[in-house]
RNA sequence: GGAGUUGGCCGGACAGUCGCUGCCGAAUUCUUCUGAAUUCGGGGGAGGAAAGUCCGGGCUCCACAGGGCAGGAUGCCAGGUAACCCCUGGGCGGCGCGAGCCGACGGAAAGUGCAGCAGAGAGUAGACCGCCCAAGCAGCGCACAGCGCUGACGGCAAGGGUGAAAGGGUGCGGUAAGAGCGCACCGCGCGCCUGGUAACAGGUCGUGGCAAGGUAAACCCCAUCCGGAGCAAGACCGAAUAGGAACCCCAUGGUGUGGCCCGCACCGGGUUCGGGUAGGUUGCUUGAGGCAUUCGGUGACGAAUGUCCCAGAGGAAUGACUGUUCUUGACAGAACCCGGCUUACAGGCCGACUCCCACC
Numbered sequence: 001g002g003a004g005u006u007g008g009c010c011g012g013a014c015a016g017u018c019g020c021u022g023c024c025g026a027a028u029u030c031u032u033c034u035g036a037a038u039u040c041g042g043g044g045g046a047g048g049a050a051a052g053u054c055c056g057g058g059c060u061c062c063a064c065a066g067g068g069c070a071g072g073a074u075g076c077c078a079g080g081u082a083a084c085c086c087c088u089g090g091g092c093g094g095c096g097c098g099a100g101c102c103g104a105c106g107g108a109a110a111g112u113g114c115a116g117c118a119g120a121g122a123g124u125a126g127a128c129c130g131c132c133c134a135a136g137c138a139g140c141g142c143a144c145a146g147c148g149c150u151g152a153c154g155g156c157a158a159g160g161g162u163g164a165a166a167g168g169g170u171g172c173g174g175u176a177a178g179a180g181c182g183c184a185c186c187g188c189g190c191g192c193c194u195g196g197u198a199a200c201a202g203g204u205c206g207u208g209g210c211a212a213g214g215u216a217a218a219c220c221c222c223a224u225c226c227g228g229a230g231c232a233a234g235a236c237c238g239a240a241u242a243g244g245a246a247c248c249c250c251a252u253g254g255u256g257u258g259g260c261c262c263g264c265a266c267c268g269g270g271u272u273c274g275g276g277u278a279g280g281u282u283g284c285u286u287g288a289g290g291c292a293u294u295c296g297g298u299g300a301c302g303a304a305u306g307u308c309c310c311a312g313a314g315g316a317a318u319g320a321c322u323g324u325u326c327u328u329g330a331c332a333g334a335a336c337c338c339g340g341c342u343u344a345c346a347g348g349c350c351g352a353c354u355c356c357c358a359c360c
Base pairs, nucleotide, nucleotide: 001356002355003354004353005352006351007350008349009348010347012325013324014323015322016321017320018319020045021044023042024041025040026039027038028037029036030035047331051342052341054340055339056338057337058336059230060229061228062227071226072225073224074223075222076090077089078088079087080086091105092103093102094101095100106221107220111219112218113215114214128160129159130156131155132154137151138150139149140148141147142146168186169185170184171183172182173181187210188208189207190206191205192203193202194201195200234282235281236280237279244273245272246271247270248269249268253267254266255265256264257263289308290307291306292305293304294303295302296301326329
């Protein structure tokens, strides 16, 4: 100098004027005496994702003795955390020269299922080409207790071919030809030993000829976890009108039942009470909170001390104009609150590291 990897941060800046919206203070006016309105002053006023609403929790109400079934989620190991489908560290596998990146990464010797095309055969393997005729059979020949040649039946999993995959690999022995059939080495399973908390790794060790192909974001098995609904949750205050309950009053009436009387039911007014609706108040922002320092830890993170208060609306504020300046400014707007993940994002800054080239 070039090409990369990775962690973190910023998301135009400053000033002035005029607004908008909560909070605090003061003054004035009104007032049902507790508030309201106006004015002035002070201070606060979107994000790293406020987004998707995909996980996990707080909070609230409902249900609930305890346990199980069903259903769902998660799935190498250890740790962090309030918790997690999150994060950190480690293991294993894959990719990269490397820094580093990616992985639903338990179980296929419990059972069931599935596998296009090609191919003889795809899971109790298989004979298309090929190899072999040792034994037995048939035919022919010969120098005939036999030998040779040919053939069918048959034997073979070595070689070719198909395929993503053909039932361990290489070599020697063996055989008619072959074959873990036997042996050596490599690989694999199981056991033991060593290291490690563990996943796992290693072994000059022992043992098994190898039995057990793939697929579980297919059913399934194993282990762990999970009650439901959500701030339109929920709590408080509470009209008008209609309806309800209790008591009192009035007409001693009307209607129905009935031949008529009594009786029974319904129909009016008033007072009180309780529930609900409209509306209002609350929940609402001090919180698993931010910042700084020190300590513990490889790290995620934790602890101690000090310090700060930093939106809280309710049709919904956070804006407009002017000036200066730069690199001319992306994605995008809170609605109960946090921790994550994912997705979108102009441009810029800082740290650590890798590879290549050149020079000292």
Bacterial RNase P class A from Kushneria phosphatilytica, 360 nucleotides, folded computationally. Rfam family: Bacterial RNase P class A. Rfam classes the family as a ribozyme. Rfam's curators write: Ribonuclease P (RNase P) is a ubiquitous endoribonuclease, found in archaea, bacteria and eukarya as well as chloroplasts and mitochondria. The prediction has a mean pLDDT of 77. A source record names the gene rnpB.